[in-house]
RNA sequence: GGCGAGAUAGCUCAGUUGGUAGAGCAAACGGCUCAUAAUCGUUAGGUCGUGGGUCCGAGUCCCACUCUCGCCA
Numbered sequence: 001g002g003c004g005a006g007a008u009a010g011c012u013c014a015g016u017u018g019g020u021a022g023a024g025c026a027a028a029c030g031g032c033u034c035a036u037a038a039u040c041g042u043u044a045g046g047u048c049g050u051g052g053g054u055c056c057g058a059g060u061c062c063c064a065c066u067c068u069c070g071c072c073a
Stems, first nucleotide, its partner, number of pairs: 001072007010025004019056001027043005049065005
């Protein structure tokens, strides 16, 4: 340099045909227990990589760019 895959909560990842953004773990609080762990419940936590475009409406479609991984040279 070329090709491909990817970037969504603190971490690991889902997200269907474009129509109110989710799960597990972690965290905080509470239940249970003499207590801790385990377990159960609740709560909080998001510029969906950046900037544009299309659309009534974009995590999802289009364009450019940034970064990560893989393959080729």